[in-house]
């Protein structure tokens, strides 16, 4: 100069718009003599940070932190 930073962890999220989503782990419940596997279900987030533009921002723009490559 470029690229990521979104839930413990791995990572999606379309052209800005209706509830921010899977997977894996964690807790319940059923299953099982019990564990596991397998169904079912729930907690868990203010998207790095502050501002800004917009009815409306994870998404668009400004600065900054922190990580990786040149």
């Nucleotide at each position: 100069g470029c690229g990521g930073a979104u839930a413990g962890c791995u990572c999606a999220g379309u052209u800005g718009g209706u509830u921010a989503g899977a997977g894996c782990g964690u807790c319940c419940c059923g299953c099982u003599u019990a564990c596991a596997c397998c169904g079912g279900g729930a907690a868990g987030g203010u998207c790095g940070u502050a501002g800004g533009u917009u009815c409306g921002a994870g998404u668009c723009c400004u600065a900054u932190u922190c990580c990786g490559c040149c």
Transfer RNA from a marine eukaryotic metagenome, 70 nucleotides, folded computationally. Its mean pLDDT, the model's own confidence on a scale to 100, is 81. Rfam family: tRNA. Rfam classes the family as a transfer RNA. About the family: Transfer RNA (tRNA) molecules are approximately 80 nucleotides in length.